[in-house]
The RNA shown here (transfer RNA) has 74 nucleotides and comes from a Minisyncoccota bacterium. Its Rfam family is "tRNA". The family's RNA type in Rfam is transfer RNA. Lineage of the source: Bacteria > Bacillati > Minisyncoccota. Model confidence (mean pLDDT): 80 of 100.
RNA sequence: GGUCGCUUAGCUCAGCUGGUUAGAGCGUCACAUUGACAUUGUGAAGGUCACUGGUCCGAGUCCAGUAGCGACCA
Numbered sequence: 001g002g003u004c005g006c007u008u009a010g011c012u013c014a015g016c017u018g019g020u021u022a023g024a025g026c027g028u029c030a031c032a033u034u035g036a037c038a039u040u041g042u043g044a045a046g047g048u049c050a051c052u053g054g055u056c057c058g059a060g061u062c063c064a065g066u067a068g069c070g071a072c073c074a
Stems, first nucleotide, its partner, number of pairs: 001073007010026004019057001028044005050066005
């Protein structure tokens, strides 16, 4: 230098063929339970879906570019 893949909550990850509220587990906080802790249950907070632009009535999803990470080729 070239090809390909990945980037979504604090962490690990779903999200199919674009569609009407963006989710799960773990973690955090509150409450209930306990003499207290743990466990368990209920609830809550937490997201510019890496960034910029484009297509579309509508984009986490499609397209282009940029950045980071990884694999392979040279």